[in-house]
RNA sequence: UACAACUGAACGCCGAACCUGUCGCAGGACGGGGGAGUGGAAACAUCGGGGCGAAUCGCCAGACCGGAGACGGAAGGCGUAGGGCGCAUCUUCCGUCCGAGUCCGUCAGCUAACCUCGCAGGCGUCGAAGAACCAGGCC
Numbered sequence: 001u002a003c004a005a006c007u008g009a010a011c012g013c014c015g016a017a018c019c020u021g022u023c024g025c026a027g028g029a030c031g032g033g034g035g036a037g038u039g040g041a042a043a044c045a046u047c048g049g050g051g052c053g054a055a056u057c058g059c060c061a062g063a064c065c066g067g068a069g070a071c072g073g074a075a076g077g078c079g080u081a082g083g084g085c086g087c088a089u090c091u092u093c094c095g096u097c098c099g100a101g102u103c104c105g106u107c108a109g110c111u112a113a114c115c116u117c118g119c120a121g122g123c124g125u126c127g128a129a130g131a132a133c134c135a136g137g138c139c
Stems, first nucleotide, its partner, number of pairs: 011124004018028004030118005048107001049104004057079004064073003082098005089131005
């Protein structure tokens, strides 16, 4: 000097998951589910069906496991609907990442009144141009 790790503070990211208070909890904000009807629209048929979420769909292959065998299961890879980030906002370009998981339990279309639930968890970015707006300083 550079890099890495750990700790603290600040700033920020995904997400509804934040704020306040008299703080075993309560309230507000935000988010989800259930739930009529004229009518319209949507959906189901046990091969169950449905919800949250961006997380759907297709192709390839078959490591590997079970099995006497037939066969069954399956890590993975390449794309993709869709979604996020690059330190306020918008537009364009460029770059990069995700494209999971989980819940209900035979049951729920939309839906006013009404009823009900959640308010977690996990992390660390440092591109460019233009536009508009805002703040500060000087005269």